About this RNA
This is a predicted structure of a 75-nucleotide RNA (transfer RNA) from Syntrophotalea carbinolica DSM 2380. It matches the Rfam family "tRNA". By type it is a transfer RNA. The coordinates come from a structure-prediction model, not an experiment, and the mean pLDDT is 80. The RNAcentral record of the sequence draws on Rfam.
RNA sequence: GUCCCUAUCGUCUAGCCUGGCCUAGGACACCGCCCUUUCACGGCGGCGACGGGGGUUCGAAUCCCCCUGGGGACG
Numbered sequence: 001g002u003c004c005c006u007a008u009c010g011u012c013u014a015g016c017c018u019g020g021c022c023u024a025g026g027a028c029a030c031c032g033c034c035c036u037u038u039c040a041c042g043g044c045g046g047c048g049a050c051g052g053g054g055g056u057u058c059g060a061a062u063c064c065c066c067c068u069g070g071g072g073a074c075g
Base pairs, nucleotide, nucleotide: 001074002073003072004071005070006069007068010028011027012026013025020058030046031045032044033043034042051067052066053065054064055063
């Protein structure tokens, strides 16, 4: 330098291919309440995310382009 893969709550991850049913779902963590003599376990609830910019579209986490970070192949 060229090409490929990848980026979503604090962490891990589903959804992306096939745009709309989605106020983006789940697990763990954290917070509150219940339970318990207390803790743990268990139950209920809460919290919190689409890397950045632009485009296409009535509508974008999802499609397209660029940039950034990470990984890889070739030279």